[in-house]
This is a predicted structure of a 72-nucleotide RNA (transfer RNA) from a Candidatus Liptonbacteria bacterium. Rfam family: tRNA. Rfam classes the family as a transfer RNA. The sequence was found in a public genome assembly.
RNA sequence: GGGCGGUUAGCUCAGUGGUAGAGCGCUUCGUUGACAUCGAAGAGGUCAGAAGUUCAAUCCUUCUACCGCCCA
Numbered sequence: 001g002g003g004c005g006g007u008u009a010g011c012u013c014a015g016u017g018g019u020a021g022a023g024c025g026c027u028u029c030g031u032u033g034a035c036a037u038c039g040a041a042g043a044g045g046u047c048a049g050a051a052g053u054u055c056a057a058u059c060c061u062u063c064u065a066c067c068g069c070c071c072a
Base pairs, nucleotide, nucleotide: 001071002070003069004068005067006066007065010024011023012022013021018055026042027041028040029039030038048064049063050062051061052060
């Protein structure tokens, strides 16, 4: 330098154009002498950044950044 893949909640990951989800974690409440377990409720997201297409974009297109793999 070229090719491919990835970037979504604190972590690990779903989500193939129509209000963004799960598990674990976190907070509060109940239960306990206390802790754990268990039950209930809740908070937490500029979907890496920018532009474009579209009535509508996490999703499609282009560019950029970062990470990984391959080729030279």